The RNA shown here (SAM riboswitch aptamer (S box leader)) has 109 nucleotides and comes from Chitinophaga pinensis.

[in-house]
RNA sequence: UGCUUAUCAAGAAAGACGGAGGGAUUAGGCCCUAUGAUGUCUUAGCAACCCUUAACAGAAAGGGUGCCAAAACCUAUCUUGAACCAACGUGUGAAAGAGCUGAUAAGUA
Numbered sequence: 001u002g003c004u005u006a007u008c009a010a011g012a013a014a015g016a017c018g019g020a021g022g023g024a025u026u027a028g029g030c031c032c033u034a035u036g037a038u039g040u041c042u043u044a045g046c047a048a049c050c051c052u053u054a055a056c057a058g059a060a061a062g063g064g065u066g067c068c069a070a071a072a073c074c075u076a077u078c079u080u081g082a083a084c085c086a087a088c089g090u091g092u093g094a095a096a097g098a099g100c101u102g103a104u105a106a107g108u109a
Base pairs, nucleotide, nucleotide: 001109002108003107004106005105006104007103008102013043014042015041016040017039021032022031023030026076027075028074029073045067046066049064050063051062052061053060072101077098078097079096080095083092084091085089
């Protein structure tokens, strides 16, 4: 890096460093941010994907990861489609489902 499987509306922040944009990418929207964001480190915490032990359906202990604003912040493609109207249309479009892309874990090449 590719492939496969599973999950992604719950949950969980303080300190130090640093000093400008950030929320993956493009566009639109919305939001966070000098009351210091994003990021890095430390320590807590959440969670329960994997391993070991105990156990036997319980996250109990240890370990490997992960996560700790907002649904993966929302939309974009397809299908269904409530509802709306000066325009009845190849119109607008709530909502739902699927997909694309991505993230994480485990396995594999």
Source information
It was read from a public genome assembly, where an Rfam model found it. NCBI's taxonomy places the organism under Bacteria, Pseudomonadati, Bacteroidota, Chitinophagaceae, Chitinophaga.